[in-house]
Formats: sequence, structure tokens, C1' cells
RNA sequence: UCCGACUAAAGGCAAACCCGUUGUGAAACGGGGACGCAAAGCUAUGGGUCCAGUAUUAAAGGAUCGCCAGGCUACCGAAG
Repeated sequence: UCCGACUAAAGGCAAACCCGUUGUGAAACGGGGACGCAAAGCUAUGGGUCCAGUAUUAAAGGAUCGCCAGGCUACCGAAG
């Protein structure tokens, strides 16, 4: 450095759902709660998905990194 222990240890994060707030909305934030996660830490760069007020379009715009890649950074240390 790769790698990731089906009980290594110390810790971390927190899906669904419920309550409150914000937003047209996708969703976000706070509290409760744990399905899971070895990058479920950060980043909308590419693809995907979703939203879009007052009819339509989805170009511009928006949401999602706990959908997949890419980029940046990082705790611990069995076996190999």
C1' cells in the first nucleotide's frame, strides 16, 4: 500500500416509520427510531432517478452522493 476480521477493540453514521418546522414540489433541517453502512465522510463532474406553481413542454433551473461511476480526504489493524 492492497485488503477488511460472519464476536478484534475503541468509536462513528442512521433507512423505513412517527412528531415538529421550512419549501409549489422533489426534499431539507431538528427530535425520536434502527434497516443497514468500512468511507452511509466531503464533492452534483458524467450517467440515472425524482420535482417543477396556473394548461403544456422540461430547455434553463431544482432535489438526491444511503442509485452507479469519477475526484478529494480519513479512524482501527487480525489473516493474507